[in-house]
RNA sequence: GCCCCGUUAAGCUCAGUGGUAGAGCACUGGUCUCGUAAACCAGGGGUCGGGAGUUCGAACCUCCCACAGGGCU
Numbered sequence: 001g002c003c004c005c006g007u008u009a010a011g012c013u014c015a016g017u018g019g020u021a022g023a024g025c026a027c028u029g030g031u032c033u034c035g036u037a038a039a040c041c042a043g044g045g046g047u048c049g050g051g052a053g054u055u056c057g058a059a060c061c062u063c064c065c066a067c068a069g070g071g072c073u
Base pairs, nucleotide, nucleotide: 001072002071003070004069006067007066011025012024013023014022019056027043028042029041030040031039049065050064051063052062053061
């Protein structure tokens, strides 16, 4: 230098391949209990690594950049 793959800072681990961004665990409140835990119910929390483009509409498609991993010369 070239090629391939990845990036969901929801707190953690991940799902989501064009149509309001979800789950499990964690967290908060409640029910239950003498009390705690468990269980059950409810709730808060993410401008999807950054920017641009395509589209009526983008986490998803295209391009550039950053970061991480692998390969080739």